[in-house]
RNA sequence: GGAGUCGGCCAGGCGGCCGCGCCGCAUCCGUGCGGUGAGGAAAGUCCGGACUCCUCAGGGCAGGGUGCUGGGUAACGCCCAGGCGUGGUGACACGCGGAAAGCGCCACAGAAAACAGACCGCCGCGGCUGCCGGUCGCGGUGAGGGUGAAACGGUGAGGUAAGAGCUCACCAGCACGGCGGGUGACCGCCGUGGCUCGGCAAGCCCCACCCGGAGCAAGGCCAAGCAGGGACAGGAUGGCCCGUCCGCCACGUCCCAGGUGGGCCGCACCGAGGCGCCGGGAGACCGACGCCCCAGAGAGAUGGUCGCCACCGUCGGCGCGGCGACGCGCCGACGGGACAGAAUCCGGCUUACCGGCCGACUCCUCCC
Numbered sequence: 001g002g003a004g005u006c007g008g009c010c011a012g013g014c015g016g017c018c019g020c021g022c023c024g025c026a027u028c029c030g031u032g033c034g035g036u037g038a039g040g041a042a043a044g045u046c047c048g049g050a051c052u053c054c055u056c057a058g059g060g061c062a063g064g065g066u067g068c069u070g071g072g073u074a075a076c077g078c079c080c081a082g083g084c085g086u087g088g089u090g091a092c093a094c095g096c097g098g099a100a101a102g103c104g105c106c107a108c109a110g111a112a113a114a115c116a117g118a119c120c121g122c123c124g125c126g127g128c129u130g131c132c133g134g135u136c137g138c139g140g141u142g143a144g145g146g147u148g149a150a151a152c153g154g155u156g157a158g159g160u161a162a163g164a165g166c167u168c169a170c171c172a173g174c175a176c177g178g179c180g181g182g183u184g185a186c187c188g189c190c191g192u193g194g195c196u197c198g199g200c201a202a203g204c205c206c207c208a209c210c211c212g213g214a215g216c217a218a219g220g221c222c223a224a225g226c227a228g229g230g231a232c233a234g235g236a237u238g239g240c241c242c243g244u245c246c247g248c249c250a251c252g253u254c255c256c257a258g259g260u261g262g263g264c265c266g267c268a269c270c271g272a273g274g275c276g277c278c279g280g281g282a283g284a285c286c287g288a289c290g291c292c293c294c295a296g297a298g299a300g301a302u303g304g305u306c307g308c309c310a311c312c313g314u315c316g317g318c319g320c321g322g323c324g325a326c327g328c329g330c331c332g333a334c335g336g337g338a339c340a341g342a343a344u345c346c347g348g349c350u351u352a353c354c355g356g357c358c359g360a361c362u363c364c365u366c367c368c
Base pairs, nucleotide, nucleotide: 001364002363003362004361005360006359007358008357009356010355012309013308014307015306016305017304018303020037021036022035023034024033025032026031039339043350044349046348047347048346049345050344051215052214053213054212063211064210065209066208067207068082069081070080071079072078083096084095085094086093087092097206098205102204103203104200105199106198119145120144121141122140123139124138125137126136127135128134129133153171154170155169156168157167158166172196174193175192176191177190178189179188180187181186219265220264221263222262228256229255230254231253232252237250238249239248240247273292274291275290276289278287279286280285311336312335313334314333315332316331317330318329319328320327321326
């Protein structure tokens, strides 16, 4: 200097004029003054909650969710740290229960796709042919070739009619037994052994843990207004006179009909809040102290305009530093600024995105 990986931050500033929402004070009721006013994603509605109402005495089944281990958190499918696996030269990134409990699927190709299988080939025996060779039948074979995403361990040697873990050496894997480290997932080592027994569970399933339902259009208060009717059951209860039967009314469920659709709260100062600083911790985070109040609309407010400055890019010029590779500053001209707007609120994840700054790390090249 170039290329990359990971993390954090910003999201223009100032002033004048005009125009807005909310809050507070004052008011001569005309208004004046002061304060405050969109995001890192406000988006998606994917998770988790706070809060409100319903149910509630608990449990089971069904259903749904998560899925390595240990921590964090109000909680989570999130975050932190670690483990194993895969990819990458690397910094790093991504993935995560179980396939010898059972069922199911693996197109086409191929002989054969789960403990399956013989197409080409190799070997032995027999027949035909004058020989080479070819061909037919029987038996052996799974090393070589071919097909495929994937074909029942790998390399080497021996052995065999030809071959094969058939045997042996080394290696990988698996099973069993044992030792050590670690909270744990796991890691390391030793011994014995049969030789070796795919993939998919974001297919059903099995295992472990978790889960009531709805949602601010939740849910309350006030004002105003109308008109009630029918069916069901008599099941529990109350009342009418209630000891009994019957009846009626209320309550319960459903259907039809009428009225209202106005105002206030919920709604932002108690919020798992923000900022600063200290302590603990590897970290997520936790604790202590101090300061602060930072939208609250209700068809839904933040705008318009002018000027200056700042930032970025390109081009040109000038100057400076350095042994060098190269770097820094100033001036001028032109151009540029994305994704995108709260609606009860918070913790995350995901998606979109212009430009800039800071830090750490990796690789390549060049100079000394």

Notes: Predicted 3D model of a 368-nucleotide RNA (Bacterial RNase P class A) from Egicoccus sp. AB-alg2. It matches the Rfam family "Bacterial RNase P class A". Rfam's curators write: Ribonuclease P (RNase P) is a ubiquitous endoribonuclease, found in archaea, bacteria and eukarya as well as chloroplasts and mitochondria. The gene name in the source record is rnpB. Of the family's consensus pairs, 94% are formed in the model. Taxonomically the source falls in Egicoccus (Bacteria, Actinomycetota, Nitriliruptoria, Egicoccaceae). RNAcentral holds the sequence, with entries from ENA.